The RNA shown here (c-di-GMP-I riboswitch aptamer) has 106 nucleotides and comes from a Myxococcota bacterium. Taxonomically the source falls in Myxococcota (Bacteria, Pseudomonadati). It was read from a public genome assembly, where an Rfam model found it.
[in-house]
RNA sequence: AACCCGAAAAGGCAAACCCGGGGUGACCCGGGGACGCAAAGCCAGUGCCCAACCUCGUUCGUCGUGACCCGAUCGCGGCGGACGGGCGGGUCGAACGGCUGUCGAA
Numbered sequence: 001a002a003c004c005c006g007a008a009a010a011g012g013c014a015a016a017c018c019c020g021g022g023g024u025g026a027c028c029c030g031g032g033g034a035c036g037c038a039a040a041g042c043c044a045g046u047g048c049c050c051a052a053c054c055u056c057g058u059u060c061g062u063c064g065u066g067a068c069c070c071g072a073u074c075g076c077g078g079c080g081g082a083c084g085g086g087c088g089g090g091u092c093g094a095a096c097g098g099c100u101g102u103c104g105a106a
Base pairs, nucleotide, nucleotide: 005104006103012037013036017032018031019030020029021028022027035093041099042098043097045096046095047091048090049089050088054086055085056084057083058082059081060080061079062078063077064076065075066074067073
């Protein structure tokens, strides 16, 4: 000096909750407040969460229209709803992963 590790010291961060603000939402920002944290510093790759806009698919309803044989059935187009995927957004204080960092006892 570096790695492992985490006693001490100097410090740091800030959960829940409350108030104000932003957002469709997940959640975020500021103030108060401390459950805790040796990375509770940073990164959104895995994961997890949200889902408004756009887009694709399935399905249902409704309107119109065509074929057909009145009915029934099928196809096409518009509108509306539900579900799923993509795009998009959030989360690093669940976890994994990556980068950086203070101090130095055993």